[in-house]
Context: one part of a larger RNA
RNA sequence: CCCAGGCAAGGGAAAUCGGCAAAUUGGCCCCGUAACUUCGGGAGAAGGGGUGCCUGGAGUCUUCGGCUGAAGCCGGGGACACCAGGUCGCAGUGACAAGGGGGGCCGGACUGUUUAAUAAAAACAUAGCUUCCCGCUAGCCCGAAAGGGUGUGUACGGGAAGUGAAUCCUGGCCAGUGGCGGUCCGUGAAAGCCGGGUCCAACCGGCUGAAGCGCCGCUAAACGCCGGGAGUAACUCUGACUCUCUUAAGGUAGCCAAAUGCCUUGCCGGAUAAGUACCGGCGUGCAUGAAUGGAUUAACUAGGUCCCCACUGUCCCUGCCUGGGGCCCGGUGAACCCACAACCUGGAGAACGGUCCAGGGACCCCCAACGGGGAGAGAAGACCCUGUGGAGCUUUACUGCAGCCUGUACCUGGGGUAUGGUCAUGGGUGCAGAGUGUAGGCGGGAGCCGUCGAUCCCAGCCUCUCCGGGGGCUGGGGGAGGCGCCAUUGGAACACCGCCCACCUGUGACUGUACCCCUAACCGGAGGCUUGCCCUCCGGGACAAGUGCAGGUGGGCAGUUUGGCUGGGGCGGCACGCCCUUGAAAAGAUAUCAAGGGCGCCCUAAGGUCAGCUCAGGCGGGUCAGAACUCCGCCGUAGAGGGCAAGGCCAAAAGCUGGCCUGACUGGAUCCUUGAAAAUAAGGGAUCCAGGGGCGAAAGCCGGGCCUAGCGAUCCUUCGUGUCCCCAUUGGUGGGGGCCGGAGGUGACAGAAAAGUUACCCCAGGGGUAACAGAGUUGUCACGGGCGAUAGCCCACAUAGACCCCGUGGCUUGCUUCCUCGAUGUCGGCUCUUCCUAUCCUGGCCGUGCAGUAGCGGCCAAGGGUGGGGCUGUUCUCCCAUUAAAAGGGAACGUGAGCUGGGUUUAGACCGUCGUGAGACAGGUUGGAUUCUACCUGUUGGGGGUGUUGGCUGCCUGAGGGUAGGGGGCCCUCGGUACGAGAGGAACGGGGCGCCGCGGCCUCUAGUCUACCGGUUGUCCGGUAGGGCACUGCCGGGCAGCCACGCCGUAACCGAUAAGGGCUGAAAGCAUCUAAGCCCGAAGCGGGACCCGAAAAUAGGCAGCCAUUCUCCAGCAACCCCGUAAUGGGGCCCGGGACAGGCGACUGUAACGGGCGCUGGAGACGAGGACUCCCGUAGAAGACGGGGUUGAUGGGGUCGGGGUGUAAGCGCCAAGGCUUCGGCCGAGGCGUUCAGCCCGCGACUCCCAACC
Repeated sequence: CCCAGGCAAGGGAAAUCGGCAAAUUGGCCCCGUAACUUCGGGAGAAGGGGUGCCUGGAGUCUUCGGCUGAAGCCGGGGACACCAGGUCGCAGUGACAAGGGGGGCCGGACUGUUUAAUAAAAACAUAGCUUCCCGCUAGCCCGAAAGGGUGUGUACGGGAAGUGAAUCCUGGCCAGUGGCGGUCCGUGAAAGCCGGGUCCAACCGGCUGAAGCGCCGCUAAACGCCGGGAGUAACUCUGACUCUCUUAAGGUAGCCAAAUGCCUUGCCGGAUAAGUACCGGCGUGCAUGAAUGGAUUAACUAGGUCCCCACUGUCCCUGCCUGGGGCCCGGUGAACCCACAACCUGGAGAACGGUCCAGGGACCCCCAACGGGGAGAGAAGACCCUGUGGAGCUUUACUGCAGCCUGUACCUGGGGUAUGGUCAUGGGUGCAGAGUGUAGGCGGGAGCCGUCGAUCCCAGCCUCUCCGGGGGCUGGGGGAGGCGCCAUUGGAACACCGCCCACCUGUGACUGUACCCCUAACCGGAGGCUUGCCCUCCGGGACAAGUGCAGGUGGGCAGUUUGGCUGGGGCGGCACGCCCUUGAAAAGAUAUCAAGGGCGCCCUAAGGUCAGCUCAGGCGGGUCAGAACUCCGCCGUAGAGGGCAAGGCCAAAAGCUGGCCUGACUGGAUCCUUGAAAAUAAGGGAUCCAGGGGCGAAAGCCGGGCCUAGCGAUCCUUCGUGUCCCCAUUGGUGGGGGCCGGAGGUGACAGAAAAGUUACCCCAGGGGUAACAGAGUUGUCACGGGCGAUAGCCCACAUAGACCCCGUGGCUUGCUUCCUCGAUGUCGGCUCUUCCUAUCCUGGCCGUGCAGUAGCGGCCAAGGGUGGGGCUGUUCUCCCAUUAAAAGGGAACGUGAGCUGGGUUUAGACCGUCGUGAGACAGGUUGGAUUCUACCUGUUGGGGGUGUUGGCUGCCUGAGGGUAGGGGGCCCUCGGUACGAGAGGAACGGGGCGCCGCGGCCUCUAGUCUACCGGUUGUCCGGUAGGGCACUGCCGGGCAGCCACGCCGUAACCGAUAAGGGCUGAAAGCAUCUAAGCCCGAAGCGGGACCCGAAAAUAGGCAGCCAUUCUCCAGCAACCCCGUAAUGGGGCCCGGGACAGGCGACUGUAACGGGCGCUGGAGACGAGGACUCCCGUAGAAGACGGGGUUGAUGGGGUCGGGGUGUAAGCGCCAAGGCUUCGGCCGAGGCGUUCAGCCCGCGACUCCCAACC
C1' cells in the first nucleotide's frame, strides 16, 4: 500500500451523476393505523407499549398410574397461555437469526418471460377487446410428391392479425394504396374461327374473348391522413361572429414543455438560504391525440425520478485496530515483451526525440515503493474514406422463380334441352311511283296447273305485313276451271323452269356455349378377407385433381445493381460534351467547386449571284394648335447593323433593298483542327481535280449562313438506291445477308440494361482522406497601441471614447490536411504537481472631476492566497451565504498501465419527426464489460561497493542544492484626533485575538486499543470452579502506543534593486532625478533561520589511534647493529691477498676497499571493523542504536504506578415454598474485599539468557 472486517468525538448527505456503499429497522404479544380504492385491499401502513431470571398461585388440553363400571377425584409427566410477589444488569427476541419508513410523479395493470457470457427493462407474454379466413376432401401450416400437423377436433371450433386488466371512451376522411363486391362497356394471351399471303410456308390482319386492369360501388379496431390568410365587441387585449383560398377530410373528446416542446433553464405557483432537476397549473402543441388506441386508475414493481423522517466515516477529515496478502527466509517456477539500447532542457526535424545539434547533468551495483515518459503492452482501428470487395434486411430498383388466379388441350364418356357458327338441303318473304295487282336479280321460255278436286265461300289456328294484303295448316261447303302469252304501265313483265342475292324459318352433319340427367374413367368415405394394381356398398363425377401451353398476379424466394468529380464523405452544384473573354506571365500550351457569359437552335431565306443604296446620332428648316416618330437640307469612320454569347471582323460592305436562281450540288484527292510537343474515333474547317449547273456584260463567285458553339460508336431496327455481290433450291414464287447513303441514341456527351438500408454487420486497405490531439495560419477570439469625432457645465486625454489604421498572444472558433488509421483511449469530475502574467486580494507607487472615508484610472510586483453551497453529466452560466479576494490561463482542451463512468459513442427498448419500407435523426428517454504481476527511464526512500595516493575512528568546513523563510484578517490604542460646514472620519507606530498553511509532539481533551478487566445470551464439557464456539458472540469500560478534533513552534533586521521620490548637474549660460556622480524606495531579489550536502575528480580540513615491522620463498641484486652535533665503534657479507699451516689438493687470517637494498608471493603482528550472541519507541531486507558477566540488555521475580471494579471459597441474609420437623429448595443481597485478575510502564533484584 491492497483486500476482507471492527470502532469512532462534534456535525449529519455538506460527499456524489445519484445516500453507491454502509448504518438504522428487525422475532413474538398487545394497543393503534391515513389518503385512496376495482370494497378484495392499502396494512406488518404509520406510531406506541411489553419481553430476562427466581418463587408462588390458578387455568385449558393431553398422557400414565390409582380409586375404577361410568361421571368424577387423587398423584406423576407434557404442551399452551395467565396472574402476583421478589430480584439483577447499561442493556432481557441480551448471542445467532430477523422489514428502515413515509410522501409525490412517470411507465407497465397484475403473477410470469427475455439478450447462456456487458442490457431484466417501460421490451415480450398475459386475461380482456376488435377485425379477417374457414361448413370439413374446409381454412392455415410442413413437404417435390406420397404423406403429415391443427385433429380422430367441427364455428361457444381452428387459423391469421392488431390492441393489451378493469373504468370512461374510441371523433372526421374511401381522394391515394390495399381488401371485398359489381360490371352494359373499353382493353385483354394462347387455343379456335375467318381472311390476306400468286396455291405452300414463314409471316400479317380480323373475329371471338378468361382472369386481370380500366370503370362503378363498399370498406379505416385496413395501410394511412386529419390546412392557410384577413377583418371584427363601448379603454386595451382577446375574438363568440364574418369573409376568403383550398382539401378526401381539415385533429373531435381528452392530454401536455410529458419517456413526445426546437426556441428552453418557456411563464406562474409550491418546495429550498439558493432548484437547468421535482410537483401543480398555463398552452403560443418545432412535431400530442384516440385499439399505430386516448384518458384515468386501486393493487403490484431488484423499473425510472423528486422530497422528507430515521440513520450513519459518503463527506468536513481523517485516525486507530484485527485477519489475509504485500515485505523477509526456504521450495517450486511461468507469460506478455525484447532494432540497438536506456539522463535533462532547448533547438532543428515527416511539424510531440533515449539515439541528431547545442548546453547542462552524470562513480558502479542492489532493495522497496510510485506510476510521469518509453506517443508502454494487448488487438493488420470497430469511427471515417476507398474497393467497379462482401453479407443481412427492405421496396411501387432491374431481371427472374415458386405459389395463387384464369383460359386452353389431354386424361374424358353417354343422353337431353336451349342457343350460336359453318356446310348441305326444304320452305317462306322481297310493296317508291305508274300499273287490275306487293314486279328481289339474271337467264331460258309459250305454255303450265287442275275430279289425286281448279276458281270461289264459311269457321278456326299459325306466320309475314308497307295494314292494302301475302303465305300456310285443319275442318266444312262446292264442283271445272285458273294462270300466262297479248294489251296497259314501267328502267324492268308476270305462267313454268334454272341459277343467284338479302332476310326469316325447318331439317341434317360437324362444332361452340349454358344448363340438366346418367355412370364406367377419375376422386372421397365405410366395410370385408382371400391383403390384392382385390371385392362390396355409399357419396361425388366427366367436374375436380393431375400434366402441357398461355395470360395475369407475384420481395414469398433468388441473382444482381445501386456513376464520377469533390479543399474528407454526404447534401448542394456540374467546374462531366462544346463556344467566347479574362486568369495566361506579348510564340504555342497551361490548373482550381477561379472570374464573366453562352450552346444542344434557327433560316427556302436570314442561302447563291448580280445591281443599287448607307447607318446611329446631331443641327437647321417645312408640316402642325402643339410635337421624338413623317418630309427636305447639312454634318456624320461607324458612336449603327450584322438571327442568338463574347471576341475578332465589315461602309460603292460582310449592313439595307431589289432581280434572277437553288452550289444547303455528285464523285475523287490532299491538308489542318479536334489531340502543342507520342498515337487516335466521331465531329468541324480549308484547298484542288472531274462532272453537270446558278448568277453576272465580264473578270469571276457559289460544295449553305461574316468567322469562331448548335453534337454522337458497335450491336439492333428501319428507310433509300443499284439488280451489283453472297447463302439455301431441280425450277418458280418467296426468304436471309452484304456493298453505298440516310434515320431511330446513348447530355455520366469514346456511348453498361440497374433502387434503398445496415447501430447486427464483415473483409482488404488508407494517415493517398475526416473526427481527438499536435503543427502552420490567425479571418474569428483575447489583449494592447496610434489618431481623437463625441460625452464629461467649461475643458479631447480625471473618466468614457465612435470611424479608420497598426500590432501582440496562440486560451475560442475556423482554415490547411503536414504526422499518426499493423490504434498517440474521447467530455466532465476527483487527485496531484509545476509554470505564465494581460494582478482578483495582500505589498510599494502615480494621477484624479483625490478634503477625509470610500472609489475610479494607471505603473512596479507572480512570495503567498484565491474558499463553501443550490440546479445541471456538464465545462460554462445563473443563484445563496460568506470573504482581504473569491483573477485569468498553459502543461497532448496537464493528469483513465491514477480513480470515476454521469455525458457522448455498439448491441435491448420507448416517444416525436422523416421514410411505402428496411431504417434514420449534433431530437428526447431508460439500461448497458473501463484489461495489464513495471523491463528501462523518471521520481521518492533504503542499502552495498569503488575512488578520493597507508588504514581507521571521531569532529568539522560548506561549493552547491532545497524549504511559503509563513500568509491574511479582525479588535484595542493612536483618536472621535488629522481632514471636514456638517454628516462622517483616517494614517505611522504599539498591543491583543481568531483563521488558513507548514513542522513537531502526546501533558491535557478526544478517538482507537481483536493486550486487559467486567457484565451477559445460546450451546457444549464439567459436580463446582473454570473454559470452547457463536464478527472480539454481543454489551460496558480501558493503560501504553498510534493519533486529531488536542498541545507547542512558526523573528527582528541587513544588502542590492523595480515603479516611483529626490540631491548635485551639464549637453542646451536657463531649466532638468541623468548624460558622469550620489541618496532613498516593495509581501518581490540576495542574506539572516532550517534541511541535505566531501563523489565538490580542484574528491577538503582538524584531532587521535595503528602501520610503514618480522619470518619464509622466488627474482633482481648485494649487507647489519650501537652511539654522536659530527667524525665514529662493533658485527656480517663480498672483494682482497701480505702472512701462517699443509708434500699437495687446499685451509686459517691481518691491512685495505666496498656493501648491509628493491620487487613479487605466502604467513604472522595490528588500529579498527565485521560476523556470531542478548536486545531496542530503530527497522520491509540491509541499515541505525544499545548491551554482552568490569553486565540491569532482554526474560523472570518483588515493589510502585496503572486498568477493571469487589474474585473463588466460606459465613450471614433473602420473596416464598416443601418438610419425615432433623432440615431442604431458592433468583439474588451483604461481609470477608479499593478485592481478584491483568499490564508492551517505572524502580529494584544477577534467578535465567548475552555462551562459544
A computed fold for a 1252-nucleotide part of an RNA from a Candidatus Freyarchaeota archaeon, annotated as large-subunit ribosomal RNA, half B.
Its mean pLDDT, the model's own confidence on a scale to 100, is 80.
The source organism's lineage runs through Archaea, Promethearchaeati and Candidatus Freyarchaeota.
The RNAcentral record of the full RNA draws on ENA.
Its Rfam family is "Archaeal large subunit ribosomal RNA". For this family Rfam cites "The comparative RNA web (CRW) site: an online database of comparative sequence and structure information for ribosomal, intron, and other RNAs" (Cannone et al., BMC Bioinformatics, 2002).